[in-house]
A computed fold for a 132-nucleotide RNA from Firmicutes bacterium UBA3567, annotated as c-di-AMP riboswitch aptamer (ydaO/yuaA leader).
Its Rfam family is "c-di-AMP riboswitch aptamer (ydaO/yuaA leader)". Rfam describes the family as follows. This family represents a conserved RNA structure found upstream of the ydaO and yuaA genes in Bacillus subtilis and related genes in other bacteria.
It was read from a public genome assembly, where an Rfam model found it.
Lineage of the source: Bacteria > Bacillati > Bacillota.

RNA sequence: GUCAGCCUUAAGCUGAAUUCUUUUUUAAGAAGCGGGGGAACCAUCAUUUGGGGUGAAUCCUUUCUUGUGAAAGGUAGGGUUACCUGGACCCGAAUCCGUCAGCUAACCUCGUAAGCUUUCCAGGGGAUUGCC
Repeated sequence: GUCAGCCUUAAGCUGAAUUCUUUUUUAAGAAGCGGGGGAACCAUCAUUUGGGGUGAAUCCUUUCUUGUGAAAGGUAGGGUUACCUGGACCCGAAUCCGUCAGCUAACCUCGUAAGCUUUCCAGGGGAUUGCC
């Protein structure tokens, strides 16, 4: 000097997943944000080829395999640190309900996790703060 690991602090990213209050600090409540169910009107003709929800995460092709399944390639769509454009890169999962749900006012109800790194490069036009 470089790389890796651990701990602490600070600053952030994907995401709805943050903040505050009280308490017996095991627990509870509230605000904010997000999801589901649920009339009329409208819409839909569907009901084992089951159907539906959360989510960006759908769909197609090929190969191996007795098959289950596995692998590869692409793709709807999504992300890259306030915003836009271009380039480059990455993701394209998982899971829940349980025969059942279109939209949907009132109303009812649920969640508030998890995982990561320190703004990828260039251009554009802005915002805020400090000083003179």